[in-house]
Context: one part of a larger RNA
RNA sequence: GAAUAAACGCUGGCGGCGUGCCUAACACAUGCAAGUCGAACGAGAAAGCCUGAUUUCGGUUGGGCGAGUAAAGUGGCGUACGGGUGAGUAACGCGUAGGUAACCUGCCCCUGUGUUCGGGAUAACAGUGCGAAAGCGCUGCUAAUACCGGAUGUGGCCAAGAGACGGUGGUUUCUUGGUCAAAGUCGGCCUCUCAAAGAAGCUGACGCGCGGGGAUGGGCCUGCGUCCUAUCAGCUAGUUGGCAGGGUAACGGCCUACCAAGGCUUCGACGGGUAGCUGGUCUGAGAGGAUGAUCAGCCACACUGGCACUGAAACACGGGCCAGACUCCUACGGGAGGCAGCAGUGAGGAAUUUUGCGCAAUGGCCGCAAGGCUGACGCAGCAACGCCGCGUGGGUGAAGAAGGCCUUCGGGUCGUAAAGCCCUGUCAGGUGGGAAGAAUGUCCCAGGGGUGAAUAGUCUUUGGGAGUGACGGUACCACCAGAGGAAGCACCGGCUAACUCCGUGCCAGCAGCCGCGGUAAUACGGAGGGUGCAAGCGUUAUUC
Numbered sequence: 001g002a003a004u005a006a007a008c009g010c011u012g013g014c015g016g017c018g019u020g021c022c023u024a025a026c027a028c029a030u031g032c033a034a035g036u037c038g039a040a041c042g043a044g045a046a047a048g049c050c051u052g053a054u055u056u057c058g059g060u061u062g063g064g065c066g067a068g069u070a071a072a073g074u075g076g077c078g079u080a081c082g083g084g085u086g087a088g089u090a091a092c093g094c095g096u097a098g099g100u101a102a103c104c105u106g107c108c109c110c111u112g113u114g115u116u117c118g119g120g121a122u123a124a125c126a127g128u129g130c131g132a133a134a135g136c137g138c139u140g141c142u143a144a145u146a147c148c149g150g151a152u153g154u155g156g157c158c159a160a161g162a163g164a165c166g167g168u169g170g171u172u173u174c175u176u177g178g179u180c181a182a183a184g185u186c187g188g189c190c191u192c193u194c195a196a197a198g199a200a201g202c203u204g205a206c207g208c209g210c211g212g213g214g215a216u217g218g219g220c221c222u223g224c225g226u227c228c229u230a231u232c233a234g235c236u237a238g239u240u241g242g243c244a245g246g247g248u249a250a251c252g253g254c255c256u257a258c259c260a261a262g263g264c265u266u267c268g269a270c271g272g273g274u275a276g277c278u279g280g281u282c283u284g285a286g287a288g289g290a291u292g293a294u295c296a297g298c299c300a301c302a303c304u305g306g307c308a309c310u311g312a313a314a315c316a317c318g319g320g321c322c323a324g325a326c327u328c329c330u331a332c333g334g335g336a337g338g339c340a341g342c343a344g345u346g347a348g349g350a351a352u353u354u355u356g357c358g359c360a361a362u363g364g365c366c367g368c369a370a371g372g373c374u375g376a377c378g379c380a381g382c383a384a385c386g387c388c389g390c391g392u393g394g395g396u397g398a399a400g401a402a403g404g405c406c407u408u409c410g411g412g413u414c415g416u417a418a419a420g421c422c423c424u425g426u427c428a429g430g431u432g433g434g435a436a437g438a439a440u441g442u443c444c445c446a447g448g449g450g451u452g453a454a455u456a457g458u459c460u461u462u463g464g465g466a467g468u469g470a471c472g473g474u475a476c477c478a479c480c481a482g483a484g485g486a487a488g489c490a491c492c493g494g495c496u497a498a499c500u501c502c503g504u505g506c507c508a509g510c511a512g513c514c515g516c517g518g519u520a521a522u523a524c525g526g527a528g529g530g531u532g533c534a535a536g537c538g539u540u541a542u543u544c
Stems, first nucleotide, its partner, number of pairs: 001544004006540005013390006019383002021348001026346003030343003035077003040074002048065007084301003093226008103218002108214008116150004125140006155180011184206006191199002227273003234264003239261004244256003276298004280291004303324005326337004354380001356379003362376001363374004393423004403414004427485001429480005437471001442466010488533005493514003499528005509516002
């Protein structure tokens, strides 16, 4: 000099864009942060309204709407994403370059081929029991795209045989045998029918099963690189390799039995300490050094430790089980909980924000859709915490006013500074106007195309219209008024830019280094003046 997720002191006008618990991975009140689908399924309200019957005029009772609505249940998909944190980890964790002839991949895209016949349950519900509660049982009823069995096999997998390719591992074709699937829902038309319900047929949309290919996402393996320490020198029994088996999507001591006795190490094994890694960031002419907040990629973790279940994927932050610590409830028998999600609280600390608004946009999940959910996100609030921009006025004005300070008492200086006069109108203030971000989806009108027997329906497309904004009456624009509301901080002995007076008298004090102060201190304290930065200025800490 530059820099910082900074803090502290004094001071503080406005705006834009960023950033904001570095400490206790300490404990957490409260609210919200993951749901959705009635076009998978059964059962199925209530208030209220309409209406019929009856009536002793009080009522009683039937039907319809409410309504495929609220709130539950079965089922599907999602909850493995998104969001947080950096504890652990010196490791194939990360970075980089490769490998996988040793692998998986829900949803998505393309494509092939199917979607058949049956069955038994169970929740909800009803009845009932136990319990303070959390909750748990018993009996009975019922449905499905839930579950189970059979059939079929375009095909997949396994085995055997034959052929082709290949140096090997292996790949591939054919044959035979075995084995492995499925689910429907909602529309439209038409026929039967007096009509309705229902059934058959045709057709469309959304699904479901089994394959092939792709895409995406992952698993596993390898070379190289990746802090300090020798006041850690030897380490190792699943250890190193083999064989067989198990396990996995998959190779492998990953695991087990047996066999062999290996494997690593001064190019630092083993141990100890520290630490998430990287793109980057800061500094520097560079080489290098330091660092890893915000943003992005990867990893790890979710009160502590362990475990599996479900699933395409987890050993799963707002899922489960066990153990532990802690907190809470209890009728003392027993239960409930996990903010390192967003806010917020206590504690710790030099120190770090609102228990805000909205799903309008972007994105995500569910849904055919309408739409629902979304503390992701978009915004607003707080903080000079940082960077950037703007302002706090401009011109004129010498009798160089008053006043302060200094003085050699002549004067000098603050100083064109002020006043005065003439202007301007940024920002803040007031009044009025007022966006872009919104176009999709949806609905309406008109037209084209595909499918189809069809002028139903459905899909798609073009044009027009309707409608949708948290921010926000914000940005921005115009007008009004009037210099009015807006300057401080540090320093002035040398380094280092800026000097005098008074006070003090080795005292009080200063200080980054050298050093100042013991009676004229440009070094202490005050004043006048000056210098440097400026909505900041200094100090402290840290890095180069």
Predicted 3D model of a 544-nucleotide part of an RNA (small-subunit ribosomal RNA, 5' domain) from a metagenome. The full RNA is in RNAcentral, with records from SILVA.